[in-house]
Context: one part of a larger RNA
């Protein structure tokens, strides 16, 4: 010096990206427990008190005929230790916000998460030799199931909800019409032959699905405007004009896991706060099952604050063991 333990004056997060690490708390009994809530919970909330041993009296019950032994609770007296949950084992707590409802699952070997899954919701396909999937097939799974079933896709408890656009793409429907292959049809033309014939070519016309066309459909893929003017201070614009569109973003939310300018502005917390919380709305570039906004409970998730606690730090010191180093 390094590793692993242990202790520390005063201070107590000043450390640091961050209380990382360590410390605190810790069992049992009793008392006592807030907001909020889906009335289950939150709860071990928080917080407070008690505990060893001996003796006496009262008391509870068990065994026993009884004496007595053990046992429950209460009161009183006494004893020892630094210490009585005497070692070891053994929650730190509270508040705010984000995300995800939850228990679960995951990158075996740098990621455990707000990712995946999930009950629940929706759309869609499938009438059974089902659809779908594996296989060249036989055959198998689906299923010894039958639409309250099975497959696919999206969303993701629950609560309140889920607006407008079908022009494009997709899907579904459409006995007409247009286009269209093989095929059918053969007008007509050609080769050869004396000829019968053989051979080649070939116009109308009839020919499916598909495409065109006509409709429907957005919890299908997706999309959801611009400019100018206007109110008796100013500012702003309920109002008007105009251009474009398939339609111009409703509710709710909003500097947000989304805000560039930005440490926006105001308020709160601090002596001091690019973070945090509450507002405002000028949303560069939220927005409704690629779900929107809330939400009790839950979380080795993420953010901020407070109490307690500490060698994280001011600022390091000592001790034990092991190693390193030197010598043998």
């Nucleotide at each position: 010096c390094u590793g692993u333990g242990c202790u520390g004056a005063a201070g107590g997060a000043a450390c640091u990206a961050g209380g990382c690490a360590a410390a605190u708390u810790g069992c049992c009994c009793u008392c006592g427990u807030a907001a909020c809530u889906u009335c289950g919970g939150g709860a071990g909330a928080a917080g407070a008190g008690g505990g060893c041993c001996c003796u006496g009296c009262c008391u509870u019950g068990a065994g026993g005929c009884a004496a007595c032994u053990c046992u429950u609770g209460g009161c009183a007296g006494g004893g020892g230790g630094c210490a009585c949950a005497g070692a070891g084992c053994a929650g730190g707590g509270g508040g705010u916000a984000g995300c995800g409802a939850c228990u679960g699952u995951u990158u075996a070997g740098c990621a455990a998460a707000a990712a995946c899954a999930c009950a629940g919701g929706a759309c869609u396909c499938u009438g059974c030799g089902a659809a779908g999937c594996g296989g060249c097939a036989a055959c198998g799974c689906g299923c010894c199931g039958u639409a309250u079933a099975g497959g696919g896709u999206c969303u993701g408890a629950c609560g309140c909800c889920u607006g407008c656009c079908c022009g494009g793409u997709g899907c579904c429907g459409g006995a007409a019409g247009g286009u269209u292959a093989a095929g059918g049809a053969g007008a007509g033309g050609g080769g050869u032959g004396c000829a019968a014939g053989c051979c080649c070519u070939g116009a109308a016309c009839c020919g499916a699905a598909g495409c065109c066309c006509c409709g429907g459909u957005a919890a299908a893929c997706g999309g959801c405007g611009g400019c100018c003017g206007u109110a008796a201070c100013u500012a702003u614009a309920a109002c008007g004009g105009u251009c474009c569109u398939a339609a111009g973003g409703u509710a709710g939310c909003g500097a947000a896991a989304u805000u560039c300018c930005u440490u926006g502005u105001c308020g709160g917390g601090u002596a001091a706060g690019u973070u945090c919380c509450g507002a405002c709305c000028u949303g560069c570039a939220c927005g409704a099952a690629u779900g929107g906004c809330g939400u009790a409970a839950c979380g080795a998730c993420u953010u901020c604050c407070c109490c307690a606690c500490u060698g994280u730090c001011u600022c390091c010191a000592g001790c034990a063991c092991a190693g390193g180093c030197u010598c043998a």
Molecule: large-subunit ribosomal RNA, domain IV
Organism: Pseudomonadota bacterium